Context: one part of a larger RNA
């Protein structure tokens, strides 16, 4: 220059109360906007105390602050079922022994490593300022180990050997249920202008795993005997042959249904309050219609591009062994370490030097109109974007 440009999305504020030295900006209230496939609400990542409560108000904050993701001190993260670790294995890494190479070192099949894949096992309510499938109530479950009990007898038993785990894309049709909705049924109201009480508003009308039952639907296998050149040894297993049974049968499976539930929560009532809230009592709880992108489905049709491995788990025999074992059941104890769990998370807390109109995977998806996750109003729930 200059007290000028600027003060980071044109979603928007108004007013009463209260703190207080001061209040457009803080807390209460109350009207008003503005989102609503987000600007809501739940994970991963990746930050690392930023949470909470007291104080405080120099610096930070595009102003002012009594207020803050800001300073000072306090407090806060609770697991046998959540995730991890753990058992197993892909790319991939590394790599005894081998190969090459003057070396360094490079490849490199097994075994080892290594998730983003496979592997046991929890659900409803309640709590806290602040943490929950973690703590408390209520009901379950699953792992190994120990005993008792009953069964099994030529059985048991592995780093083998077989099953099995185990799988593409696309498309359509059924059953369901989540959700909606609309009646019923409950409680409470109906006053100020016209109307309406055999009517009207408002509000609610709910509950899991489990265990017991086995249905809509899929599949067409399955059993029993007797052989036997495969399965690097062996087999009663798998496979390959026989012959007989076999849809009134096996195996799969959502849902419903009872149970769980004489329980919990439930609108609102009543009492007491420091106004923050605490305590008590607690109604109905059913019908219809719609309806998924979830769920049966690893299902079915179709088609080429022809869709991981390997533990866990099940069968079988080796060496062994002939028990006081081994294994099946069922009842008892008893076992389940460690690690992470606070907040933020489409963002003022990640990544962009900033409290930056940019970026960031994944899951839920109410209502009216609508082909829709558009679009527009709107719930629940957050905001008005710090001059």
């Nucleotide at each position: 220059g200059a007290g000028u440009a600027a003060c980071g999305a044109u979603a928007a504020a108004g007013c009463g109360a209260g703190u207080g030295a001061a209040a457009a900006g803080c807390u209460c209230g109350u009207u008003c906007g503005c989102c609503g496939a987000a600007a809501g609400c739940c994970c991963a990542a990746g930050g690392a105390u930023u949470c909470c409560u007291a104080c405080g108000u120099g610096a930070c904050g595009u102003u002012a602050a009594u207020c803050g993701g800001c300073g000072u001190a306090g407090g806060g993260u609770a697991a046998g079922u959540c995730g991890g670790c753990c058992c197993c294995u892909a790319a991939g890494g590394g790599c005894a022994g081998g190969c090459a190479g003057a070396a360094a070192u490079g490849c490199g099949g097994a075994g080892c490593u290594g998730a983003u894949g496979g592997g046991a096992a929890a659900c409803g309510g309640g709590u806290u300022a602040a943490u929950a499938u973690u703590c408390c109530c209520g009901u379950a479950c699953u792992u190994u180990u120990u005993a008792a009990u009953a069964g099994u007898a030529a059985g048991c038993g592995a780093a083998g050997u077989g099953g099995g785990g185990a799988c593409g894309a696309a498309g359509a049709a059924g059953g369901a249920u989540a959700g909606g909705u609309u009646a019923u049924c409950a409680a409470u109201c109906u006053g100020u202008u016209g109307g309406a009480a055999u009517a009207g508003a408002u509000u609610g009308u709910c509950c899991a795993a489990g265990c017991a039952u086995g249905u809509a639907g899929g599949u067409a296998a399955g059993g029993u005997a007797c052989u036997u050149a495969g399965g690097c040894a062996a087999a009663u297993c798998c496979g390959g042959g026989u012959a007989c049974u076999g849809a009134g049968u096996a195996c799969u499976a959502a849902g419903g249904u009872g149970u769980g539930a004489a329980g919990g929560g439930g609108a609102g009532g009543c009492c007491c309050u420091a106004a923050g809230g605490g305590g008590u009592c607690g109604a109905a709880g059913u019908a219809g219609c719609u309806g998924a992108a979830u769920c049966c489905a690893a299902a079915c049709u179709u088609c080429c591009a022809g869709g991981a491995a390997a533990a866990g788990c099940c069968a079988c025999u080796a060496a062994g062994u002939a028990g006081u074992a081994g294994c099946u059941a069922u009842u008892a104890a008893a076992u389940a370490a460690c690690c992470g769990u606070a907040c933020c998370g489409c963002a003022a807390a990640c990544c962009g030097a900033c409290a930056c109109a940019g970026g960031u995977g994944g899951g839920c998806a109410g209502g009216a109109a609508g082909a829709g996750a558009a679009u527009u109003c709107u719930a629940a729930g957050g905001c008005g974007c710090u001059u």
This is a predicted structure of a 387-nucleotide part of an RNA (large-subunit ribosomal RNA, domain III) from a metagenome. The coordinates come from a structure-prediction model, not an experiment, and the mean pLDDT is 81. Rfam family: Bacterial large subunit ribosomal RNA. Rfam links the family to the GO terms structural constituent of ribosome and ribosome.